[in-house]
Context: one part of a larger RNA
RNA sequence: CACCGCCCGUCACACCACGAAAGCUGGCUGUACUCGAAGUCGCUGAGCCAACCCGCAAGGGAGGCAGGCGCCGAAGGUAUGGUUAGUGAUUGGGGUGAAGUCGUAACAAGGUAGCCGUACGGGAACGUGCGGCUGGAUCACCUCCUU
Numbered sequence: 001c002a003c004c005g006c007c008c009g010u011c012a013c014a015c016c017a018c019g020a021a022a023g024c025u026g027g028c029u030g031u032a033c034u035c036g037a038a039g040u041c042g043c044u045g046a047g048c049c050a051a052c053c054c055g056c057a058a059g060g061g062a063g064g065c066a067g068g069c070g071c072c073g074a075a076g077g078u079a080u081g082g083u084u085a086g087u088g089a090u091u092g093g094g095g096u097g098a099a100g101u102c103g104u105a106a107c108a109a110g111g112u113a114g115c116c117g118u119a120c121g122g123g124a125a126c127g128u129g130c131g132g133c134u135g136g137a138u139c140a141c142c143u144c145c146u147u
Base pairs, nucleotide, nucleotide: 003110005107008103009102011100013097014096015095016094018092019091020090023087024086025085026084027083028082029081030080031079032078033077034076039072041070042069043068044067047065048064049063052061053060054059113134114133115132116131117130118129119128120127121126
């Protein structure tokens, strides 16, 4: 490479990440109830015991052990919440991708000036109504600046 320019959206294809989704699976965790190991502690302790005390002894006392009960109590169980991760038919837009499809919305007065808000409508860019802006061209006039 300068209008044989630029450029918008739908649709189609490929890939990527993300959202929604009946649910499903796991981690952590709250609450209530249940069950209740080990162990400390308390009560009990008719069974058992060399040391200490009494006694010549038998035996008794003191102290202790097993056992029993209780409080606390981990894990487990049931119910119901929280939180987090994965997964899920299907679904929604988004991004990216030399040469696909349909049109031509915008950029010049872009061929209906454009844009903003809003409502309705439409394969799509968009169209129409109402209100607003000039970041609109052209023509005329006014004010100002320069020559």

This is a predicted structure of a 147-nucleotide part of an RNA (small-subunit ribosomal RNA, 3' minor domain) from an uncultured bacterium. It matches the Rfam family "Bacterial small subunit ribosomal RNA".